[in-house]
Context: one part of a larger RNA
Molecule: large-subunit ribosomal RNA, domain II
Organism: metagenome
RNA sequence: GUCUGCGAGUUAGUGCCCGUGGCAAGCUUAAGCCCUUCAGGGGCGCAGGCGCAGGGAAACCGAGUCCGAACAGGGCGACCACAGUGGCGGGCACUGGACCCGAAGCGGAGGUGAUCUACCCAUGGCCAGGACGAAGCGCCAGUAACAUGUCGUGGAAGGCCGAACCGGUGAAUCUUGAGAAAUCCUCGGAUGAGCUGUGGGUAGGAGUGAAAGGCUAAUCAAACCCCGUGAUAGCUGGUUCUCUCCGAAAUGCAUUGAGGUGCAGCGUCGCAUGCUGAUGAACGGGGGUAGAGCACUGAAUAGGCUAGGGGACACACCCGUCUACCAACCCUAAUCAAACUCCGAAUACCGUUCAAUGAAGUGCGGCAGUGAGACUGCGGGGGAUAAGCUUCGUAGUCGAGAGGGAAACAGCCCAGACCGGCAGCCAAGGUGCCUAAAUACCGCUCAGUGGAAAGGAGGUGGGACUACAGAGACAGUGAGGAUGUUGGCUUAGAGGCAGCCACCAUUUAAACAGUGCGUAAUAGCUGACUCAUCGAGUGGUCCCGCGCCGAAAAUGAUUGGCGAUCAAGCGGUAUACCGAAGCUCCGGAUGCCAUCGGGAUUCGUCCCUUUGGUGUGGUAGGAGAGCAUUGUCUGAGCGCUGAAGCCGGAUGGCGACUGAAGGUGGAGUUCAGACAAGAGAGCAUGCAGAC
Repeated sequence: GUCUGCGAGUUAGUGCCCGUGGCAAGCUUAAGCCCUUCAGGGGCGCAGGCGCAGGGAAACCGAGUCCGAACAGGGCGACCACAGUGGCGGGCACUGGACCCGAAGCGGAGGUGAUCUACCCAUGGCCAGGACGAAGCGCCAGUAACAUGUCGUGGAAGGCCGAACCGGUGAAUCUUGAGAAAUCCUCGGAUGAGCUGUGGGUAGGAGUGAAAGGCUAAUCAAACCCCGUGAUAGCUGGUUCUCUCCGAAAUGCAUUGAGGUGCAGCGUCGCAUGCUGAUGAACGGGGGUAGAGCACUGAAUAGGCUAGGGGACACACCCGUCUACCAACCCUAAUCAAACUCCGAAUACCGUUCAAUGAAGUGCGGCAGUGAGACUGCGGGGGAUAAGCUUCGUAGUCGAGAGGGAAACAGCCCAGACCGGCAGCCAAGGUGCCUAAAUACCGCUCAGUGGAAAGGAGGUGGGACUACAGAGACAGUGAGGAUGUUGGCUUAGAGGCAGCCACCAUUUAAACAGUGCGUAAUAGCUGACUCAUCGAGUGGUCCCGCGCCGAAAAUGAUUGGCGAUCAAGCGGUAUACCGAAGCUCCGGAUGCCAUCGGGAUUCGUCCCUUUGGUGUGGUAGGAGAGCAUUGUCUGAGCGCUGAAGCCGGAUGGCGACUGAAGGUGGAGUUCAGACAAGAGAGCAUGCAGAC
């Protein structure tokens, strides 16, 4: 891992509600006792309980009573009238282990452990070899005597090197190992606080500890076994057959509350109500949002006017003058605001009337689940007008929604799947091929743009305005482009062309006191301007469409691919077609409503059938109807001419299931109705077994 078996809402008591049947203004027994055909059944038992009357704290009174002085008032009751009670079954709650498995833990004057290990006690054992050479002692030297020195002797040290022995420094190997800690190399101690044998002692909040919370039998911040014990688990996981009807929530308030819970909201079922509901129309309302505005509150710009300041001048003082400085009020012009408003919508909201019979509304009761939401569009806050960010409002979708489109893609677009059909029409989106359907028409684009921004540009198509132009424009070419004059100033110089000032006049077809280059300054080139030549359009500005550049990333690239240029790109237009579980058509099933006919009826209605209408996606969850398994009771059957079981699988049923023929097997078993459950397995890192 697979297979087989086992494996989770039970049971008792009490309470609330529903169903059902008994009795009924009553209903009912508990313990106990008696009888019996004895896990059973029948009877006695009226103590008690609930109901039939309430009010008051109570005494008490009573259809009333309490507060009160009250024959005021008011509270709770009574009335019209009114049904209860005890069984059985079901739903739920509470108390119990209470759907099942699961802790880490806590407690026990319960127990087992020092054969591992820590320390201690008693008694034994062990430590190759080598090197070093303390004290003391001796000879000699030395001293007044000591001291001191040399040599020798001697053999000290938690001394040195290094085997056994004890340890475990570094690294490698091993890592389902040879090994639940080892092996190899290397390394520390090795006469000591040394190592070790045997016997013994100390223990669980206790021991022992040269102290690491170490060790106390592969277990230690409190050992192991047993017991309390099915501890508790607001947590995780799991929770077993079918079909039908409806179908949520991820919000508000509160919470030692935030992944829990209570109440409300939203679901379902029942009873009641009976048009009240969503929605639409008409009418009537209040508002201060969007927008807008500047009348208030503030912000903010320029100018004017002009207080108050600053500065300058003047002044003995008092007066003054000026001001391209700052600047209030006021004026003019133009602005801004969530916490501004002289104004002010659309929507939304409230009310009235009419319509509206809806898988609407409302009230009461039973049972829930939810209280982690997500994305997208729109309106905001936070953030950076960041986030697949966060937090509100509003709508949708997902959640709990399949199908078609978006290549693929919960939340986007289309559209809501009862079942079947080798029928039809459409939606979104598409119609070159992959790939179902158009190689349609008119324009645009040349960038493979389509298939990245600000910004930049004689790309290109369209539109508008404007200037010049057969009295000849624009571009090109030829010619001219002069004189006073080198204007004046400045300057070493300044001659159109460093700089400052002025910018006149003359001759002219025209020609600047000069547009740029240039020179030391001149010179030179060129432009403006003019004529000629040429012969038809040429400049400028703005707007719109589509393109261009901007454009660098890590394995080989990408509109899904191939590929496509009067597209198979973009814009427009028209027709046709494709396209879904949408709609239609045919057949079938079923819920609800209405209904023809038939049957039953306690008359409320129920059952079968016909027809019509309207439904049948679905998680949590509510409600309903069934299938199968084991056993019990009653009834009816089958069986050696072959029961159950096993193989087999026709047939029938929406399904759980049923189960013929045939085979195997060899003695029990089926069906109908009712009842009772150890009553359904794929998941719990489930449990046991097999392989």